About this RNA
This is a predicted complex of two RNAs, RNase P RNA and transfer RNA, with 404 nucleotides together. It holds a member of the Rfam family "Bacterial RNase P class A".
[in-house]
RNA sequence: GGAGUAUUUCAGAUGACCGCUCUUUUUUAAGGGAGGAAAGUCCGGGCUCCCCAGGGCAGGACGCUGGGCAAUACCCAGUUGGUGUGAACCAAAGGAAAGUGCCACAGAAACAGACCGCCCGCAAGGGCAAGGGUGAAAAGGUGGGGUAAGAGCCCACCGGGUGGAAAGUGAUUUCCAUGCCAGGCAAACCCCGUCCGGAGCAAGACCGAAUAGAGGGGGAUGACGCUGCCCGCCGACCCCCGGGUACGGUCGCGAAAAGGUCGCCGCGAGGCGGCUUUCAGAUAAAUGGUCAUCCCAGACAGAACCCGGCUUAUGAAAUGCUCCUUUU
RNA sequence: GGUCCCAUCGACCAGUGGUCCAGGUCGUAGCCCUCUCAAGGCUAAAACGCGGGUUCGAACCCCGCUGGGACCGCCA
Numbered sequence: 001g002g003a004g005u006a007u008u009u010c011a012g013a014u015g016a017c018c019g020c021u022c023u024u025u026u027u028u029a030a031g032g033g034a035g036g037a038a039a040g041u042c043c044g045g046g047c048u049c050c051c052c053a054g055g056g057c058a059g060g061a062c063g064c065u066g067g068g069c070a071a072u073a074c075c076c077a078g079u080u081g082g083u084g085u086g087a088a089c090c091a092a093a094g095g096a097a098a099g100u101g102c103c104a105c106a107g108a109a110a111c112a113g114a115c116c117g118c119c120c121g122c123a124a125g126g127g128c129a130a131g132g133g134u135g136a137a138a139a140g141g142u143g144g145g146g147u148a149a150g151a152g153c154c155c156a157c158c159g160g161g162u163g164g165a166a167a168g169u170g171a172u173u174u175c176c177a178u179g180c181c182a183g184g185c186a187a188a189c190c191c192c193g194u195c196c197g198g199a200g201c202a203a204g205a206c207c208g209a210a211u212a213g214a215g216g217g218g219g220a221u222g223a224c225g226c227u228g229c230c231c232g233c234c235g236a237c238c239c240c241c242g243g244g245u246a247c248g249g250u251c252g253c254g255a256a257a258a259g260g261u262c263g264c265c266g267c268g269a270g271g272c273g274g275c276u277u278u279c280a281g282a283u284a285a286a287u288g289g290u291c292a293u294c295c296c297a298g299a300c301a302g303a304a305c306c307c308g309g310c311u312u313a314u315g316a317a318a319u320g321c322u323c324c325u326u327u328u
Numbered sequence: 329g330g331u332c333c334c335a336u337c338g339a340c341c342a343g344u345g346g347u348c349c350a351g352g353u354c355g356u357a358g359c360c361c362u363c364u365c366a367a368g369g370c371u372a373a374a375a376c377g378c379g380g381g382u383u384c385g386a387a388c389c390c391c392g393c394u395g396g397g398a399c400c401g402c403c404a
């Protein structure tokens, strides 16, 4: 100098003027005013209603181990496997000897066999699975011994299963023994284990106007609803059509699993304690415009009940580490 | 704001792990037929929205994006 990898930070700043919105108020001022993703709505919770959040079936989600959290499909630390020269990264990573199913074409055979082949034998017949060939995949692999020819038949190394011992909370690792009972797919059905009641702020509560608390048609006397089905619960309406409408108001609605900082514990995610701050709340919906300075360039993008994650979009900077090249 | 659904030639559909370099109808283009046009016959072009993963193999199974669509106010 180049290439890469991981983590973290910021999100133009300051001032003046004119405007918008919310709160307080002494009535003319003071204070606050979008994001790291506010997005996708993919997960998990809070909150509200369904009396309680009930039982069974069905269904769904997750799936190495330990921990964190309100909870999770998230996060942290590790194990195993894979990728990369490396820093590092990735993994829906339980079970295929519970059962069922599938494995096209090719190939003798796709989970069970012998086409070519090897050996014995005159032949009939018998023995074998080393080699050839097919395929994504063919009865552990390489080498040696052995044999009529062969074969874990025997031996060494590697791989795998099972059992035992040691280390570890555990996944697992190491050592010893055992000759190898037998393909793959579970993001195929399924089995095992854990978890999950439904609906969603257009939830829900209150006030109130008009006419029409109404009208027409249909359904139901355990309807509708909680739940797709059954049980159980509740206890009188439900559906359609046409109609009206201030397309009304108030609450829910922001002090919260909140932010900052310090100390302690923990490898870490995080936990405990002290101090401190109050920091959007609209309903056609508020953040904009102009000027000046700074390096005159500033991306992606705008809250709508709230919070924790994930994913996606996106500009800039810093630090640690790795590899290559050059110079000293 | 919320809850759901869909994506295959230009249009409408089929295909739901392999016999699919994806099939059918209409449309488009060319040729034949006809005096000419239509109809008819023959032929051709034309698509799995995008990116990953599982698998020997993906239009199909799983995940993430992109685009499009449907429904939900109050009286009640």
Base pairs, nucleotide, nucleotide: 001324002323003322004321005320006319007318008317009316010315012294013293014292015291016290017289018288020033021032022031023030024029035300039311040310042309043308044307045306046305047200048199049198050197054231055230056229057228059196060195061194062193063192064078065077066076067075068074079093080091081090082089083088094191095190099189100188101185102184103183115132116131117128118127119126120125140158141157142156143155144154145153159180161178162177163176164175165174166173167172204251205250206249207248215241216240217239218238219237225233226232243403244402245401258277259276260275261274262273263272264271265270329400330399331398332397333396334395335394338354339353340352341351346384356372357371358370359369360368377393378392379391380390381389